[in-house]
RNA sequence: GCUCCUGUAGUUUAUAUGGAUAAAACACAGGGCUUUCAACCCUGAGAAACAGGUUCAAAUCCUGUUAGGAGCA
Numbered sequence: 001g002c003u004c005c006u007g008u009a010g011u012u013u014a015u016a017u018g019g020a021u022a023a024a025a026c027a028c029a030g031g032g033c034u035u036u037c038a039a040c041c042c043u044g045a046g047a048a049a050c051a052g053g054u055u056c057a058a059a060u061c062c063u064g065u066u067a068g069g070a071g072c073a
Stems, first nucleotide, its partner, number of pairs: 001072007010026004019056001028044005049065005
């Protein structure tokens, strides 16, 4: 330098062929319970790597960039 794969809450995974409020577990915050902590119960905040395009509609399709990984040279 070329090709391919991957990038979704703090972490790990769903959302298969474009459509419904982007779902769950753990973690975090508040409350309950408890003498206190843990556990348990209730509630809450939090995410589509970035930019553009296609489309009535994009996490999903296309292009570029970027980060990580693999292969070739």
Transfer RNA from Thermodesulfovibrio aggregans, 73 nucleotides, folded computationally. The organism belongs to Thermodesulfovibrio, within Bacteria. Its Rfam family is "tRNA". By type it is a transfer RNA. Rfam's curators write: Transfer RNA (tRNA) molecules are approximately 80 nucleotides in length. Its mean pLDDT, the model's own confidence on a scale to 100, is 80.